Predicted 3D model of a 348-nucleotide part of an RNA (large-subunit ribosomal RNA, domain IV) from an Anaerolineae bacterium.
Context: one part of a larger RNA
């Protein structure tokens, strides 16, 4: 110089994408403990105090020498053990004397949770979850595997079992059935193999001078008629795939439009929420915090392009989650030194 450690003056996040690292707290007793809560929590909240050792007084437990008496069961009850209170003293800079042993608070966002995951870069907001809700099965179930025997479902019976979406728990979950898929409908169109055989070709037995017709039989061929599901077609379904508008004008300052009138649609986004893990313009605007804040918090709504089981919106508790602020701390840093172990280096 690498590397792993220890120490560190005054400041103490001034570092940095960010306290990343590294310090801080820490045990056990006793005081004391907030908002919020789904009344269990939160909470070891937060924040204080003590903690050797000696002598001494004491309670409480166990054990029980010896001695009394109303002698085989009481009663007192030393001394030993063991658990605690409270006084005095006393030594160091320090008494959980080494060592092991939470730093905390305050605010949002996601996801209730505990649990699981990319063996070897990713532990998350992903998956799974209890719970909601659709839909499918009546049992030889339905769904699955298998050519098939067979088998899983299940030695189960709809309070069961299979799929799908969603994701405790509150409060909710608006309109659209035009298209696409499901369901359920049969009267009409339209539709196959089959079913039928009109009709027409092929060939020749006979007929005809001859062109040519041509029975029956074999062949190709076929129209008319019947003829199912399906599609057309009529209904219903949205916690089924999905979608949920435009343009003008209008109030006694201005602005703005509670109104109006107009165009298109299956319907023109309801409740709530909103620069948002979603806001392009954008560092929006104002408030708050800072001496200063492209972040954050709390608003406003102008939602480029939020929205209600691809759920909408709240939420105590949890989180090796991601954001922001603060306290404690400190070599992150001003700015760097000094020591120690291992390396490098030198020699063998």
């Nucleotide at each position: 110089c690498c590397u792993u450690c220890g120490u560190u003056a005054a400041g103490g996040a001034a570092u940095u994408a960010g306290g990343c690292a590294a310090c801080u707290u820490a045990a056990c007793c006793c005081c004391g403990u907030a908002a919020c809560u789904u009344c269990g929590g939160g909470a070891u909240a937060a924040g204080g105090g003590g903690u050797g050792c000696c002598u001494u007084u004491u309670g409480g437990c166990g054990u029980g020498a010896a001695a009394g008496u109303u002698u085989u069961a009481c009663u007192u009850g030393a001394g030993c053990g063991c658990c605690g209170a409270g006084a005095g003293g006393u030594c160091g800079c320090a008494g959980u004397g080494a060592a092991c042993a939470g730093g905390c608070u305050c605010u949002a966002g996601u996801g209730a949770c505990u649990g699981g995951u990319u063996a070897a870069c990713a532990a998350a907001a992903c998956c799974a979850c209890a719970g909601g809700u659709c839909u499918c099965u009546g049992c030889u179930a339905a769904a699955c595997c298998g050519u098939a025997a067979g088998g899983u479902g299940a030695u189960g019976u709809a309070u069961a079992g299979g799929g799908g979406c969603u994701g405790a728990c509150a409060c909710c979950u608006g309109c659209c059935c035009a298209g696409u898929g499901c369901c359920g409908g049969a009267a009409g169109g339209u539709u196959a193999a089959a079913a039928g055989g009109a009709g027409g070709g092929g060939u020749u037995a006979g007929c005809g001078u001859a062109a040519g017709c041509g029975a029956a039989g074999c062949u190709c061929u076929g129209a008319a008629u019947u003829g199912a599901a399906g599609c057309c077609c009529c209904g219903g379904u949205g916690a089924a795939c999905g979608g949920c508008g435009g343009c003008c004008g209008u109030a006694a300052c201005u602005a703005u439009a509670a109104c109006g009138g107009u165009c298109c649609u299956a319907a023109g986004g309801u409740a709530g929420c909103g620069a948002a893990a979603u806001u392009c313009c954008u560092u929006g605007u104002c408030g708050g915090g800072c001496a200063a804040g492209u972040u954050c918090c709390g608003a406003c709504c102008c939602g480029c392009a939020c929205g209600a089981a691809u759920g909408g919106u709240g939420u105590a508790a949890c989180a090796a989650c991601u954001g922001g602020a603060g306290c404690a701390c400190u070599g992150u840093c001003u700015c760097a030194a000094c020591g120690a172990g291992g390396g490098a280096c030198c020699c063998g």
Source information: It matches the Rfam family "Bacterial large subunit ribosomal RNA".